[in-house]
RNA sequence: GCCGAAAUAGCUCAGUCGGUAGAGCACUUCACUCGUAAUGAAGGGGUCGUCGGUUCGAAUCCGAUUUUCGGCU
Numbered sequence: 001g002c003c004g005a006a007a008u009a010g011c012u013c014a015g016u017c018g019g020u021a022g023a024g025c026a027c028u029u030c031a032c033u034c035g036u037a038a039u040g041a042a043g044g045g046g047u048c049g050u051c052g053g054u055u056c057g058a059a060u061c062c063g064a065u066u067u068u069c070g071g072c073u
Stems, first nucleotide, its partner, number of pairs: 001072007010025004019056001027043005049065005
């Protein structure tokens, strides 16, 4: 230099033929307990790496770009 993959909640990841963004763990509150853990219930938390484009509508499609990983030379 070229090619490919990844980037979504604090962490690990789902969500692809475009239509209100989810799970597990963690966190907060409550229940249970003499108390703690465990268990159960409820709740908070995200401008989907960044910028732009297409569209009535984009995490999703297109272009550029940043970071990380892998391959080729």